Predicted 3D model of a 71-nucleotide RNA (transfer RNA) from a bacterium. It was read from a public genome assembly.

[in-house]
C1' cells in the first nucleotide's frame, strides 16, 4: 500500500429491516443457624460518524482498532 475478516452488558455469545436474546459477573428479596448452592427480580449493551428507509444492530459510505493474506 491492496483485499478480506471480526467489533453486540464487566466477561463471553446469539441474532437479522419492525421490543436486542442466553451464560456468566453485579444489586434487592426468598430459603438457611453461617456459608455455600438454589428460586424470583431488577440494573447494565449494538466500536465511531453519515447516508438510504415509515422504520437500521442488519442494507451502503467512510473512520477506528485487532486478525489474516498479497506486495
Nucleotide at each position: 500500500g491492496c483485499g478480506g475478516g471480526a467489533u453486540u452488558a464487566g466477561u463471553u455469545u446469539a441474532g437479522u429491516g419492525g421490543u436486542a436474546g442466553g451464560a456468566u459477573g453485579c444489586g434487592a428479596c426468598c430459603u438457611u443457624c453461617c456459608c455455600a448452592a438454589g428460586g424470583u427480580u431488577g440494573a447494565g449493551g449494538c466500536a465511531c460518524g453519515g447516508g438510504u428507509u415509515c422504520g437500521a444492530u442488519u442494507c451502503c459510505c467512510g473512520u477506528a482498532u485487532c486478525c489474516c493474506g498479497c506486495a